[in-house]
RNA sequence: CUCUUAUCAAGAGCGGCGGAGGGACCGGCCCUGUGAAGCCGCGGCAACCGGUGGGCGAAUGCCCGCGACUUGGUGCCAAUUCCGGCCCGCGCGAGCGGGGGAGAUAAGGG
Numbered sequence: 001c002u003c004u005u006a007u008c009a010a011g012a013g014c015g016g017c018g019g020a021g022g023g024a025c026c027g028g029c030c031c032u033g034u035g036a037a038g039c040c041g042c043g044g045c046a047a048c049c050g051g052u053g054g055g056c057g058a059a060u061g062c063c064c065g066c067g068a069c070u071u072g073g074u075g076c077c078a079a080u081u082c083c084g085g086c087c088c089g090c091g092c093g094a095g096c097g098g099g100g101g102a103g104a105u106a107a108g109g110g
Stems, first nucleotide, its partner, number of pairs: 001110008013042005021031003025085004043077003048073002050069001051066006081102001086099005
């Protein structure tokens, strides 16, 4: 970088350095000198993998739970993935609903 599968309506921030940008992309709309990005420290959320209890299966394994496991591996801590971006349905309309695409994260493969 790419492929597969799963999830994405909940949840969780302070301080230091830093200085103007950030919210993937485009549009919108937001956040930001009452200090953006980034880095560091500490704290927290969650439960994908690991762990653990149970069930099923001939078996690789699959299913249903548990809870934070003194530093186990990641991830995350404005706004639904902030909303839309393609298709379909409903609506006079503003708009609403469904699906898809894209993106993010995890696990496994190339």
This is a predicted structure of a 110-nucleotide RNA (SAM riboswitch aptamer (S box leader)) from a Thermaceae bacterium.